[in-house]
């Protein structure tokens, strides 16, 4: 100096050409991703529509936006 830990700013942390973790303070909880604002990308829940027609699959509205404690 880059690159990842959903995005953008800021932390924490890892790595070293890769893009992933046993890191990310600890414990309990949660489907909900390290944390904090923001956003809603996963995720979760409804609804209705369209496709598909082998599914509980795609894709589209609405809603939530992990929570307590040291």
């Nucleotide at each position: 100096a880059c690159u990842c830990g959903u995005c953008a700013g800021g932390g924490c942390g890892a790595g070293u050409a890769u893009a992933a973790a046993c890191a990310g303070u600890c414990c309990a909880u949660u489907a909900g991703g390290c944390c904090c604002u923001g956003a809603g990308c996963g995720u979760c829940c409804c609804c209705c529509c369209a496709c598909c027609c082998g599914c509980u699959g795609u894709g589209g509205g609405g809603g939530g936006g992990u929570u307590g404690g040291a």
Pistol ribozyme, 70 nucleotides, folded computationally.
RNAcentral holds the sequence, with entries from ZWD.
The coordinates come from a structure-prediction model, not an experiment, and the mean pLDDT is 83.
It matches the Rfam family "Pistol ribozyme". Rfam links the family to the GO term catalytic activity.